This is a predicted structure of a 129-nucleotide RNA (Glycine riboswitch aptamer) from Ideonella dechloratans. Its mean pLDDT, the model's own confidence on a scale to 100, is 77. Rfam family: Glycine riboswitch aptamer. Clan: Glycine riboswitch clan. The organism belongs to Ideonella, within Bacteria. The sequence is in RNAcentral, with records from Rfam.

RNA sequence: ACGUUCCUCACUGGAGAGAGGUCGGCGAUGGCAGUUCUGCCAUGAACCGGCCCACCGAAGGGGCAAGCAGCCUCCCGCGCAACCCGCGGUGCUGUCAAUCUCUCAGGUAAAGCGGACAGCGGGGGCCCU
Numbered sequence: 001a002c003g004u005u006c007c008u009c010a011c012u013g014g015a016g017a018g019a020g021g022u023c024g025g026c027g028a029u030g031g032c033a034g035u036u037c038u039g040c041c042a043u044g045a046a047c048c049g050g051c052c053c054a055c056c057g058a059a060g061g062g063g064c065a066a067g068c069a070g071c072c073u074c075c076c077g078c079g080c081a082a083c084c085c086g087c088g089g090u091g092c093u094g095u096c097a098a099u100c101u102c103u104c105a106g107g108u109a110a111a112g113c114g115g116a117c118a119g120c121g122g123g124g125g126c127c128c129u
Stems, first nucleotide, its partner, number of pairs: 001129001006124004011119003018053001020052006028043007054108003060104001061102003067095005075089005
């Protein structure tokens, strides 16, 4: 000095699943009644919160394969004259991935927010060289 992997920043794209039910609180609009501020009804997917059911997987999080390493108590096979030995199989332990899986968390009209991942670009930075 250094492309990718790695980190970060900005922009762009980015799926899925209930406009669920119920209770409480607060306010808005319209109507009716009594009388001049009260009550009732409707609008509901309104806003805040609680509970319940149904569902989604792409924030985050958990789990697992082959492989690799280790261990032989039993069992199986081979080698060995033979073995309590060696090798392998089965088994156990550790390590170990995801867009798989779980659904803890999060999410489920539109909008907004979030969003794994991807594209273009800026910055940082590691191994080999």